[in-house]
Predicted 3D model of a 90-nucleotide RNA (Group II catalytic intron D1-D4-7).
RNA sequence: UCACGAAUGACCCUUCGUGUCCCUACCCAGACAUGCGUUAGAAGUAAUUCUUUCGUGUGAAGCUCUGGGGACAAUGCUAUUAGUUAGGGA
Numbered sequence: 001u002c003a004c005g006a007a008u009g010a011c012c013c014u015u016c017g018u019g020u021c022c023c024u025a026c027c028c029a030g031a032c033a034u035g036c037g038u039u040a041g042a043a044g045u046a047a048u049u050c051u052u053u054c055g056u057g058u059g060a061a062g063c064u065c066u067g068g069g070g071a072c073a074a075u076g077c078u079a080u081u082a083g084u085u086a087g088g089g090a
Base pairs, nucleotide, nucleotide: 002019003018004017005016006015007014026069027068028067029066030065031064032059033058034057035056036055037054040051041050042049043048
């Protein structure tokens, strides 16, 4: 957003409930970029430069993309029940 139900025998309005769909936060995976470390190779007298392997951080309230999940999960607070510890008890 929409659908159905209820308030209400019918319509409108409003509210509540149940669900479908869509969107975002958030979560997961990947790609790419970049910082640091690192592997291999090439060019150069050299300083250095380019490509590349692996690890790790970031991609943000200005500062990348793709796919999946999506108000579920995650997180915080509070209530109730049970257990444990301390306390003579509260």
It matches the Rfam family "Group II catalytic intron D1-D4-7". About the family: Group II introns are found in rRNA, tRNA and mRNA of organelles in fungi, plants and protists, and also in mRNA in bacteria. For this family Rfam cites "The ins and outs of group II introns" (Bonen and Vogel, Trends Genet, 2001). Gene Ontology term of the family: Group II intron splicing.